[in-house]
Context: one part of a larger RNA
RNA sequence: CGCAAGAGUAUUGAGAGGAGCCUUCCUUAGUACGAGAGGACCGGGAAGGACGCACCGCUGGUGUACCUGUUAUCGUGCCAACGGUAAACGCAGGGUAGCCAUGUGCGGAGUGGAUAACCGCUGAAAGCAUCUAAGUGGGAAGCCCACCUCAAGAUGAGUACUCUCACAGCAGAAGCUGGUAAGGUCACCCGUAGACGACGGGUUAAUAGGUGGUAGAUGGAAGUCUAGUAAUGGAUGAAGUCGAGCCGUACUAAUAGACCGAGGG
Numbered sequence: 001c002g003c004a005a006g007a008g009u010a011u012u013g014a015g016a017g018g019a020g021c022c023u024u025c026c027u028u029a030g031u032a033c034g035a036g037a038g039g040a041c042c043g044g045g046a047a048g049g050a051c052g053c054a055c056c057g058c059u060g061g062u063g064u065a066c067c068u069g070u071u072a073u074c075g076u077g078c079c080a081a082c083g084g085u086a087a088a089c090g091c092a093g094g095g096u097a098g099c100c101a102u103g104u105g106c107g108g109a110g111u112g113g114a115u116a117a118c119c120g121c122u123g124a125a126a127g128c129a130u131c132u133a134a135g136u137g138g139g140a141a142g143c144c145c146a147c148c149u150c151a152a153g154a155u156g157a158g159u160a161c162u163c164u165c166a167c168a169g170c171a172g173a174a175g176c177u178g179g180u181a182a183g184g185u186c187a188c189c190c191g192u193a194g195a196c197g198a199c200g201g202g203u204u205a206a207u208a209g210g211u212g213g214u215a216g217a218u219g220g221a222a223g224u225c226u227a228g229u230a231a232u233g234g235a236u237g238a239a240g241u242c243g244a245g246c247c248g249u250a251c252u253a254a255u256a257g258a259c260c261g262a263g264g265g
Base pairs, nucleotide, nucleotide: 001153005164006163007162008161009160010159011158015150016149017148018147021049022048023047024046025045026044027043033038051107052106053105054104055103059101060100061099062098066094067093068092069091070090071086072085073084074083075082076081112144113143118138119137120136121135165265167178168177169176170175183260184259185258186257188202189201190200191199207253208252209251210249211248212247213246214245216242217241218240223236224235225234226233227232
């Protein structure tokens, strides 16, 4: 911009994409078959590999400043306690959320249709024969449908429901301009959404921050007391500290506003 007014919501599915895999074992059955050796079709059940989708409850990885330990050096006058720097975490031990796999769950199922090679039935041309010429049946991981996803710019622009509207000016129609309606956008605070647009939420509010509690992480803070000459240990005390998680709480901020947007089709 179009979809012959302007909007909101829910949909149909033309069409497109994805998936489609394989192995082993048990049973049928040591049966059919076979002199024996060997050894099934069909059907039923179980386990697994790779691949794909999703997720983070479990097992783990990362987790750049969340906790702790520690070396050198500088600083806060000194002790103690802390802070800075050491190549973009000084080094080291752990680690929440998020992201992830090596972890977990699920999938390729079932049913049907038309067929290929091929196997048939009936059957002439050609008194026979012949699956084929008329007619007709079976038959594949392949084709169509079915399963999952997208999808009306499918310009062939679909369908349903709901909402708004008998405004003003230019000059009386068409038309143009302007302020509006339903509705929407910007702005603002955010997000498990995201390159940016987009998408989702927002005062009739738990959206973000703060704050209270808590899960969880780290692992026993400082100070004081105490044992020891001291290094160090013990008690107070599962202590102190803590980013993203969860449950609350309007204390702060989602304010104040601006703009677009029909005229009876």
This is a predicted structure of a 265-nucleotide part of an RNA (large-subunit ribosomal RNA, domain VI) from Cyanothece sp. PCC 7425.
NCBI's taxonomy places the organism under Bacteria, Bacillati, Cyanobacteriota, Cyanophyceae, Cyanothece.
Rfam family: Bacterial large subunit ribosomal RNA. The family is grouped with related families in Rfam's "LSU clan".
Its mean pLDDT, the model's own confidence on a scale to 100, is 84.